Two RNAs folded together computationally: RNase P RNA and transfer RNA, 469 nucleotides in total. Rfam match: Bacterial RNase P class A. By type it is a ribozyme.
[in-house]
């Protein structure tokens, strides 16, 4: 000086002007009323104080609320290495075990497949107590070759000869004898999972011995089980012995088994005040009449009116809202998360729904986005920029 | 706000672990004098998207977009 990793903070500042909502004072208009005031509405003035790191997606946990009694079973639905943490959690924190990086460091749905079921297309000789296509090694058959020896026609070399002669080697068709304990093809029968091939996956793997060929058949290493021991709260790590491993192949984000959590809805939840219409129920009143309706028809039964009072509930309006598992300092415990004591702050609360708008100075020139019951989390967007720790590299001292 | 469903070929819908179908619709042919209709035959997908589990994902798991519905 370059490449990265990992924690954390901001999220344009500053001033003026005018606006929107909220709360508190307090003046002021109307209206009620239990009348020197009290509610309420509407509009003025002061002051304070008005988005987020994600307010978002609604994936999880919780508080609060109502239905309802959830104490145990079952069904269904979630979670799964181990210890902490916390109101709880699928979240955090430490730490195991596995994967990626030189490294700081990151990732990780990480129980059980020697309880059952099921699934594996295509290929491939077999796909779950498999299986012999090719190879390999053996037994027999069956037919060939091969190779030794004798024999001989052509023929080839060498040497002679004018010469197409002669001699010697050398190869040998064809015959024939033998021999194949180091032979080829085919057929039958058996060993063999070492190679080859097929596919994601072929029943531990490397290597030395072994065998007729080969095999955990035998040893070592390494894996795998099983059982002691040391360490450690525990996952699990280390070493010991003991089994030669067709015990025990993959998959459970297949069904299932284990353990462990789990009632449902959800602020449009809910409580409360309460019009005008209609409708209900209790009294009283009128009526012995008219209508309907049962019925052939008479009687006899129900209904149909009017005032009070009463719950229920609709528009509406209140509350539920914001002081909380709350913020920040400081100090102790604690590897850490996150825990306790102490001081100090008070920080939106709408319901057609506010948090803008224009000017001026200024930077590094401004992203993602816009609270609706409230928290703790995880996800996902997200323009720069700051600051602390740390790893490689290369140069200089 | 809260709660719930669905993306598969232009359309409308099947397939719910082994490499995607049917209707309709396009398109060529044939029939016809030319049209529909009717035979014949073709083409048509990143199964919305990114991951992850598995030998294998439209089909299962997360995670995200986009659409619909219900609750005042």
């Nucleotide at each position: 000086g370059g490449a990265g990793u990992u924690g954390g903070c901001c999220a344009g500042a500053c001033g003026a002007u005018c606006g929107c909502g909220g709360u508190a004072u307090u003046g002021u208009g109307c209206a009620u009323c239990u009348u020197u005031g009290a509610u309420g509405c509407g509009g003025g003035a002061u002051a304070c104080g008005g988005a987020g790191g994600a307010a978002a997606g609604u994936c999880c946990g919780g508080g609060c609320u109502c239905c309802a009694u959830a104490g145990g079973g079952c069904a269904g639905g979630g979670u799964g290495c181990c210890a902490g943490g916390u109101a709880a959690c699928g979240c955090c924190u430490g730490g195991g075990g596995g994967g990626c990086g030189c490294g700081a460091g990151c990732c990780u749905a990480c129980g059980g497949a020697a309880a059952g079921u099921g699934c594996a297309g295509c290929a491939g000789a077999a796909a779950g107590g498999a299986a012999a296509c090719c190879g390999c090694c053996u037994u027999u058959c069956u037919u060939g070759g091969a190779c030794c020896g004798c024999u001989u026609a052509a023929g080839g070399c060498u040497g002679u000869u004018u010469g197409u002669u002669c001699a010697g080697c050398u190869c040998g068709a064809c015959g024939u004898g033998g021999u194949u304990u180091a032979u080829g093809a085919g057929g039958a029968g058996g060993g063999u999972a070492a190679g080859g091939g097929u596919g994601a996956a072929a029943a531990g793997g490397u290597g030395c011995g072994g065998u007729a060929a080969g095999a955990g058949c035998g040893c070592a290493c390494c894996g795998c089980g099983c059982g002691g021991c040391u360490g450690g709260u525990a996952a699990c790590a280390g070493g010991c012995g003991c089994g030669g491993c067709g015990a025990u192949g993959g998959u459970a984000a297949a069904c299932c088994c284990c353990a462990c959590c789990u009632g449902g809805a959800g602020c449009a939840a809910g409580a409360c005040c309460a019009a005008a219409u209609a409708g209900g129920a209790a009294u009283c009143c009128g009526u012995u009449g008219g209508c309907u309706g049962c019925g052939g028809c008479c009687c006899g039964c129900a209904g149909u009116g009017g005032a009070u009072u009463c719950g229920g509930g609709u528009a509406g309006g209140u509350c539920g809202c914001u002081a909380g598992a709350g913020g920040c300092c400081a100090g102790c415990g604690g590897c850490g998360a996150c825990g306790c004591u102490g001081g100090u702050c008070c920080c939106a609360g709408a319901u057609g729904a506010a948090u803008g708008a224009u000017c001026g100075u200024u930077c590094a020139c401004g992203a993602c986005a816009g609270a609706a019951c409230c928290c703790g989390g995880c996800u996902u967007a997200u323009c720069g920029g700051c600051c602390g720790a740390c790893u490689c590299c290369u140069c200089u001292a | 706000g809260c709660g719930g469903g669905u993306g598969u070929a232009g359309c409308u819908c099947a397939g719910g672990g082994g490499u995607a179908g049917a209707g309709c619709a396009u398109c060529u042919c044939g029939u016809u004098g030319c049209c529909a209709a009717c035979g014949a035959g073709a083409a048509u997908g990143u199964c919305g998207a990114c991951a992850g589990u598995u030998c294998a994902a439209a089909u299962c798991u997360g995670u995200u977009c986009a659409c619909c519905c219900g609750c005042u």